Predicted 3D model of a 362-nucleotide RNA (Bacterial RNase P class A) from Propioniferax innocua. It matches the Rfam family "Bacterial RNase P class A". Gene Ontology terms of the family: tRNA processing, dimeric ribonuclease P complex and ribonuclease P activity. Its mean pLDDT, the model's own confidence on a scale to 100, is 75. Lineage of the source: Bacteria > Bacillati > Actinomycetes > Propionibacteriaceae > Propioniferax. The sequence is in RNAcentral, with records from ENA and Rfam.
RNA sequence: CGAGGCGCCUAGGCGGUCGCGUCCAUGCCGCAAGGCGUGGUCGAGGAAAGUCCGGGCUCCACAGAGCAGGGUGGUGGGUAACGCCCACCCGGGGUGACCCGCGGGCCAGUGCCACAGAGAACAGACCGCCCCGAUGCGCCGGUUCGCCGACGUGCCGGGGUAAGGGUGAAACGGCGGUGUAAGAGACCACCGGCACCGUGAGCGAUCACGGUGGCCAGGUAAACCCCACCCGGAGCAAGACCAGACAGCAGGCGGGUUGCUCGCCCUUGCCUGCGGGUAGGUCGCUGGAGGCCGUCAGCAAUGACGGUCCGAGAUGGAUGACCGUCCCACGACAGAACCCGGCUUAUCAGGCGCCUCGUCAC
Numbered sequence: 001c002g003a004g005g006c007g008c009c010u011a012g013g014c015g016g017u018c019g020c021g022u023c024c025a026u027g028c029c030g031c032a033a034g035g036c037g038u039g040g041u042c043g044a045g046g047a048a049a050g051u052c053c054g055g056g057c058u059c060c061a062c063a064g065a066g067c068a069g070g071g072u073g074g075u076g077g078g079u080a081a082c083g084c085c086c087a088c089c090c091g092g093g094g095u096g097a098c099c100c101g102c103g104g105g106c107c108a109g110u111g112c113c114a115c116a117g118a119g120a121a122c123a124g125a126c127c128g129c130c131c132c133g134a135u136g137c138g139c140c141g142g143u144u145c146g147c148c149g150a151c152g153u154g155c156c157g158g159g160g161u162a163a164g165g166g167u168g169a170a171a172c173g174g175c176g177g178u179g180u181a182a183g184a185g186a187c188c189a190c191c192g193g194c195a196c197c198g199u200g201a202g203c204g205a206u207c208a209c210g211g212u213g214g215c216c217a218g219g220u221a222a223a224c225c226c227c228a229c230c231c232g233g234a235g236c237a238a239g240a241c242c243a244g245a246c247a248g249c250a251g252g253c254g255g256g257u258u259g260c261u262c263g264c265c266c267u268u269g270c271c272u273g274c275g276g277g278u279a280g281g282u283c284g285c286u287g288g289a290g291g292c293c294g295u296c297a298g299c300a301a302u303g304a305c306g307g308u309c310c311g312a313g314a315u316g317g318a319u320g321a322c323c324g325u326c327c328c329a330c331g332a333c334a335g336a337a338c339c340c341g342g343c344u345u346a347u348c349a350g351g352c353g354c355c356u357c358g359u360c361a362c
Stems, first nucleotide, its partner, number of pairs: 001358010012326007020043002023040007045333001049344002052342005057235004064262004069231005074088005089103001090101004104226002109224002111220003126165002128161006135154004140149003173191002176188003192216001194213008239283004248274006254266004290309008
């Protein structure tokens, strides 16, 4: 200098004018509820989004048992918890930095394997190879002239063979030899793989080395299923309180809790239909598994301790508009609604740090 890998950050800045919402202080009006002003404070995001996981909180009875159902799936750790994160193992990709993996179990059982192909699981003779029987032709030999025998080749029938060809994503180890009519782990050596045993390293997944075994075991569990672990339901329109209104009638009975069963709880109660009434306010509602800085522990995720800061809380729902100026610029994706931890998706432009490979120079 070129090409790349990983992690992180910013999300236009500054000044002025006007406007909107919360809270605080204050002026005026009003008996009060409150209304109209003035000043100050604070006022969206890295994803506020999708609502896909996990938790807090609230109610359902005290949150119980079994079945059903659902979820997770290498190992160890982190966490309030997780399907998240960190480290490692195994498999795959890359020269490398590094990246990817819905990564338990098909010797418990069952199922499935499209198309092609003869055959798709303890398989399969289509071509080929080989043997036997019958027979046509050619040729040679013998002959008692009827035939007989050897060889080559064609056709028919029966059988053997999984070495070779061919099909396929996948065809029941590879290679060499022995063997055979031809062949075959039928047998042997080596290699690969599998199972078991031992030794060593590691908390562990697992790895390294050595030995033994039978010749060798296809794939698929985002197929049923098996194993281990986890899960009660509904959700802030949860739920609680205040104020206020109304008119009951009929029917069914026990009802609630989770889909079912048990158990439990409440029973002047509950459900259904018709009719009637109110649909106002307050709380929940933002100080929290919170942000920032530092020290310590840890490879890390993260944790402990100390200091410091307060940074939206609406309920028809606020955060916008204009002007000037700077960067080349008009500026991306997009907006809270109970809160938090993740994941995923969308995103203009720019910046920072660490690392890898190649080339050149010293």